[in-house]
RNA sequence: GGUGACAAGGGCAAACCCGGAGCGAUCCGGGGGCGCAAAGCUACGGGUCCCACGCGGACGGCCGAGCUGCCGCAC
Numbered sequence: 001g002g003u004g005a006c007a008a009g010g011g012c013a014a015a016c017c018c019g020g021a022g023c024g025a026u027c028c029g030g031g032g033g034c035g036c037a038a039a040g041c042u043a044c045g046g047g048u049c050c051c052a053c054g055c056g057g058a059c060g061g062c063c064g065a066g067c068u069g070c071c072g073c074a075c
Stems, first nucleotide, its partner, number of pairs: 001075001002073003011036002016031006034061001040067003044064003047059004
């Protein structure tokens, strides 16, 4: 540099349920576990969604891009 094993140690946590916040998309906490090698972070480009339509907002577990990072080598 590349790559991701039925490896090791660990990590995250979809749907759904409970509680809370919000008009809403959605978010936060708990349970749960479908999946994930960046399912870590950033709305920069695209996309989708919401609205009280504004110089507004949500999604990083939709894609691209940027930044950061664990373990190994079945290379």